[in-house]
Context: one part of a larger RNA
Order: sequence, then C1' cells, then structure tokens
RNA sequence: GCCUACGAGUUAACGUUGCUGGCAAGGAUAAGUACUUCAGGUAUGGAUCCGUAGCGAAAGCGAGUCUGAAUAGGGCGCUUUAGUCAGUAGUGUUAGACGCGAAACCGUGUGAUCUACCCAUGGGCAGGUUGAAGCUGUGGUAACACACAGUGGAGGACCGAACCGGUUGACGUUGAAAAGUCUUCGGAUGACCUGUGGGUAGGGGUGAAAGGCCAAUCAAACUCGGAAAUAGCUCGUACUCCCCGAAAUGCAUUUAGGUGCAGCGCUGAGCUAAGUUAUAUAGAGGUAGAGCUACUGAUUGGAUGCGGGGGCUUCACCGCCUACCAAUUCCUGACAAACUCCGAAUGCUAUAUAAUGUUUCUCAGCAGUGAGGGCUUGGGUGCUAAGGUCCAAGUCCGAGAGGGAAAGAACCCAGACCAUCAGCUAAGGUCCCCAAAUGUAUGCUAAGUUGAAAGAACGCGGUUUGUCUGCCCAGACAGCUAGGAUGUUGGCUUGGAAGCAGCCAUUCAUUUAAAGAGUGCGUAACAGCUCACUAGUCGAGCGGACGAGCAUGGAUAAUAAUCGGGCAUAAGUAUACUACCGAAGCUAUGGAUUUACAAUUUAUUGUAAGUGGUAGGGGAGCAUUCUAACAGGGUUGAAGGUUUUUCGUAAGGAGAGCUGGACUGGUUAGAAAAGAAAAUGUAGGC
Repeated sequence: GCCUACGAGUUAACGUUGCUGGCAAGGAUAAGUACUUCAGGUAUGGAUCCGUAGCGAAAGCGAGUCUGAAUAGGGCGCUUUAGUCAGUAGUGUUAGACGCGAAACCGUGUGAUCUACCCAUGGGCAGGUUGAAGCUGUGGUAACACACAGUGGAGGACCGAACCGGUUGACGUUGAAAAGUCUUCGGAUGACCUGUGGGUAGGGGUGAAAGGCCAAUCAAACUCGGAAAUAGCUCGUACUCCCCGAAAUGCAUUUAGGUGCAGCGCUGAGCUAAGUUAUAUAGAGGUAGAGCUACUGAUUGGAUGCGGGGGCUUCACCGCCUACCAAUUCCUGACAAACUCCGAAUGCUAUAUAAUGUUUCUCAGCAGUGAGGGCUUGGGUGCUAAGGUCCAAGUCCGAGAGGGAAAGAACCCAGACCAUCAGCUAAGGUCCCCAAAUGUAUGCUAAGUUGAAAGAACGCGGUUUGUCUGCCCAGACAGCUAGGAUGUUGGCUUGGAAGCAGCCAUUCAUUUAAAGAGUGCGUAACAGCUCACUAGUCGAGCGGACGAGCAUGGAUAAUAAUCGGGCAUAAGUAUACUACCGAAGCUAUGGAUUUACAAUUUAUUGUAAGUGGUAGGGGAGCAUUCUAACAGGGUUGAAGGUUUUUCGUAAGGAGAGCUGGACUGGUUAGAAAAGAAAAUGUAGGC
C1' cells in the first nucleotide's frame, strides 16, 4: 500500500414544539390489589399531577388583589375558556452523551538482581625502574653538626600487561550490537578494582553535583485504581433522489481561531395591506464641483508706503535720505478634511398613479455563519508602494459548471433538470495547428514596428496628409559659365591693421546688369580663394510656418523564449460594410420532476412559472438483521459464489448458465448492535 472483518448522534428521566389519536371543563392514574384465556391482558386503585382565577413576602382576600390614611394613583390580573393523557418526530437539560486522542493530578501498592552511596566479609594487581627516612662503617667535631661509602626499601612515585576506563579517528546507523568493532589513548599500591550478603523508596532516596542515577523509563519511577479525568483543540463520522438555500457583519465578552443576542437561511402557521420597481410632484441636506474685496486660515507678482531698521544733521526737538523689512488699501494669480457668498447628480422622506402579486410583517420550531477574498468606483492610512491595510456602494468567487482571455477562483460572455449526428446567436474569432473570409472598399506602416504587459520628457530632411504663407514662363529653386569694380590701404589704433585683431561711424558716395567701407577661409601685413549681389544658360515648380497619422532613437534584470509555422499587394494597422464560425445562452423535438391555478374520470389532464449549489433546513424513498400475521419456494437443488441478460430517475430489483449442498424469499406492520473510502483508525492476510 491493497484486500477482508470491525469502527462514531445511542439510551433513560425531565422539559419544550409539531403531527396522529382518546376523552374534554375536565384529563390521567402510580405503586399496590383481584381475576385471567398468561397477553407488555382485564378490572380495581383518585394517593397524586396538570387544567378550570388571580393578587400578595405572608396572614389572607378574591374578578379582583397588592401598595397605601385613601373610595386616589400605580403594579399584576379579569372583562377573550382548552385542556389533558398516550404514541411518534425535531430539539433542550442532566448523565461519558457522536467516536478516538493528551500532557497531567490524586490514592493503594511493587521495585536498589541495572545504577548511586553506605555497612559487613572475602579476593585481585606480570615484569621493569627510581632509591626517601632509618641504620652501619669511615672521615670529621670540644661535643653535636656535617661529608662520603654501604645498607635499607618509602611513595594518592615512574614505564608497562592483567584489570578498570573511554581521548582521537574511521566503520557501523532497516547495525553483528536499542551504544558496538578496529585504531589510538588515560589509570594501573590506590580517593584502586572486584565477588558475596545486607541497607536507604517516589516530592522520597542517593549524588567528589551532570538535574546525574533509582531495572533499555526520571525537572518527580513503575503498577493498578479514581477514570469513559478534562480537551473553547485536531482528525474522522458510513445508502439514494427531490425542494429551498446562507454567512464570514453589528454589539458584548480574561474576548479576539470560542460564545451570547441581533442580522442573513429553512420549515410550519397567521394577519393583513404592506414590500419592490417606474413616472410625476413636494421636501430636508451642504458632498462632487466651484469660489474666496463672503468669513477663517494660507498665498504669487505689482502699485501705494503707516510703522520700523540704517545713514546724514542737530545742544536738543524737528528735519532729510535710503536698490532694507513692511501694515492697511488697490490691481493680478491661485489653495483648504476639520473655509463657504454658492452648489449639483445619486441616495433618502412624503403624496399620487401604474406595474408586480406575498416578495413585506408577526408568531413558533430547527439551524449554520460570526477567519472571507478579488475586481470597479468614492475615501482614510501607506511612498496617490504592495496580490498591503481599514471603511463605503456595487459585483462576482466563496457555494458556479459552460464559451473566450495560450495556460489562470473571482477579467469578458453566460447561470448547467435529462436526451438529440437539429437550428440561431453572445463574448471572441474566420491562412494552418483549429470550427469559420487567404472577404469587399479605401488608406497607412518598412520598424518584424505591430505582436500579445506597458512605455515618458526630449530628439529626428523616415514617410503620408491638412491649413496658412512666400517666390515663379516678365523664367523661380538647384547646378554650370561670367562678373563681383572705383574714391579707398574709410577714420582711429598699431611695429604692421590694406573688406576680414580691435574701436568709431551720416557703413557714405561713384560707375553700374550687379558688386557689403564686406559672409567665411587665408597673409607678419599685402596677395590669393569664396560669399552676398548681377547677367547668361537651363525650363517648371521651388521654399517657410503650424498641426494630424503611422513609424524611429530615448528602451536597462537577472537560464530563453510573441504557442508554433508564417505574414511585405499582411494573416499588421485605421475606417466602413457583408457573410460565416462560435457556449450547458435562446430555439426545436421527446422525456422527467416541483409549485400554483383550473378541470374532471380522484389520479389523471391542461395552463403558467420553475428545477447550479457548500454550511444548513425540509420532503420522499432503497437496502440490511430480527419479530408478528398471511399465503409461499427448496436435494427435480435453498443461501452464498461467479459470468451474463434485463428493468427502474437513483439507492436498487428480477431472470438465465456454472458452482454450491440446506435452508430461504414475498406482502403488510413493528423493532434496530441498520449502510464506510478516508479517523498517521483496530485486527488478520498478502
């Protein structure tokens, strides 16, 4: 992991509500007793309980009563009669109370054959080394001391086996082993190791102290019991179909992942005239916007310049000046959630008229929810950050399948009763993958831009197009040919300055078709080249400004991507149009089912509207085991097994073959140890 079996809302009592039934202003007996055809029978039993009257703490009074001095007022009642008993279903309470699950707490006992420490009594420590005290001898001293030689054999001494330990590394890690093996290492006459017997016991022991050890268990052992401890927590909770269908909010909470009440759901009953939508009319209001010489505050530039600063002057007072600051006022520009002279749209309230037809409201029973989320819009917070967070209005997901967006909870389209090899459409598409246009008309784009998420300021003789404007056959623009002169080297400056370092200017005048006291290059200064300007040649358009479209640069993110092919007279893009495809949408045909209404033949028909669905509520059924009654089946083959056919919307039912070898099905009632895929479920098997 699979298979098989087992495995979770039960039972009792007492409430409460519905339904069914009996009796009814009454209803019912309990224990007991008697009888008996012995069955959850018949009779008896009125103790007792509920109801028929309440009020008061009570005595008590009574359609009233209590309070009170009260005949007042007020509170609770009456003036409204249905209860009660039994069965059954839902639900509540008390019990283990749907099942499994703690860590723990307490009580009685059992443990020191492991291990910690202690007591008693035994045992063990190869071999080698070092050589303390003491003693002896010799020397030495006044005597000691002291020195040397020997002897001696001390030590929590040294090296190192047994023995005890466990430092390092490797292996082992479903091991050979629930702590080992190999290597290496520490102690090895001692606070040493060890045998045997004994002692200390659970809030206790023992501890050279690590919360260590106390039988593979220790921050409180193990065993049995209290005990089914408790678990606002996790997991699991078993057949089918039909109808309706939520919530993730408010308030409170030693409360925040729990709960109570309300909100929202279901079921049943009831009253009525609500509820919703549309239109019209009448209202309240201070948001969006707007505005501010309409307030409060904030504020740009200018005018005026009260007042102040600085300077001058003066014995002092006055006075004067100021490119400084600056009030008020005026002009101008502009801001505000806690500004408003103003002021919508929506929404809200009321009335009227329509539409809809119980959706509203009330009562009773049963819930679940009280972690929400995305998107759009209006806001707070944050960085006008977040798939952020907190509100409001809406929507969808949640609990919603189908088509589109390559793929995707909530984006677009659209709400799935079932069947069909029928049709029409939505979003989105129509070259191929891939259903449908290589559609029509007119443009644009050359960047593979577009193009799959989006690109800015700014730049740009890319290209298309619009408007305005200048020049032009009396010849434009571009090119080519030729000229481009004179006073003069203008004056000044300067070493020089001659169109061209710089300064000045009435930058004048002359000859001209035209030619600047000079546009640029150039020279030390000249020279030289060139331009403006003019003529000729040529022969038709050439410039400028402001817009618009599509392109282009700007263009930078972490592996490598546009589904792919491809697309230049698009299969890109803009405008217009036609056709087609395209969904569980709509239609068609057939069928099922719910509710309402109507009709009848009372289980059928017709009409209308429905039939997505989690938590949850309600309804109707299927299957299993047993009991009772009735009528059955079976060795001419029951149950069970297996293969197959068939019927039913489903749970399921029936038949046939083979196997099997003795029991078993139907109908109507009743009763439950009554349905498994999940609980790291339990047991067995593989």
Large-subunit ribosomal RNA, domain II from Flavobacterium daejeonense, 686 nucleotides, folded computationally. Its Rfam family is "Bacterial large subunit ribosomal RNA". NCBI's taxonomy places the organism under Bacteria, Pseudomonadati, Flavobacteriia, Flavobacteriaceae, Flavobacterium. Model confidence (mean pLDDT): 83 of 100. The RNAcentral record of the full RNA draws on ENA and SILVA.